[in-house]
């Protein structure tokens, strides 16, 4: 130099101010309806690359128990605020060719 990971700052969506109960709000208890971008889980027709065989037309086999912003909705979340937040940008520490 530098990939991933770590720390700090900045930006950062979606979906009920739902109903009952509770003195009221939030949480907690019960119920229904929703969201996907913490986390988690699931999926490969084709193409590509390698190997073997070949009658050179292809066949078989492995990568492949393969990925995601796709799908699920377990978890989490559903007025504002707060918190969280995939991802992106900037800076930094460590490591270090």
């Nucleotide at each position: 130099a530098c990939g991933a990971g770590c720390c700090u700052c900045u930006g950062g969506a979606g979906a009920g101010a739902c109903c009952c109960a509770a003195a009221a709000u939030a949480a907690c208890g019960g119920g229904c309806a929703c969201c996907g971008a913490a986390g988690g889980a699931g999926c490969a027709a084709a193409a590509c690359c390698g190997g073997u065989c070949u009658a050179u037309g292809g066949a078989c086999u492995g990568g492949a128990c393969a990925a995601a912003u796709c799908u699920c909705u377990c978890a989490g979340g559903u007025a504002a605020a707060a918190a969280g937040g995939a991802c992106a940008g900037a800076g930094g520490a460590a490591g270090g060719a």
A computed fold for a 97-nucleotide RNA from Psychrilyobacter sp. S5, annotated as Glycine riboswitch aptamer. Taxonomically the source falls in Psychrilyobacter (Bacteria, Fusobacteriati, Fusobacteriales, Fusobacteriaceae). The RNAcentral record of the sequence draws on Rfam.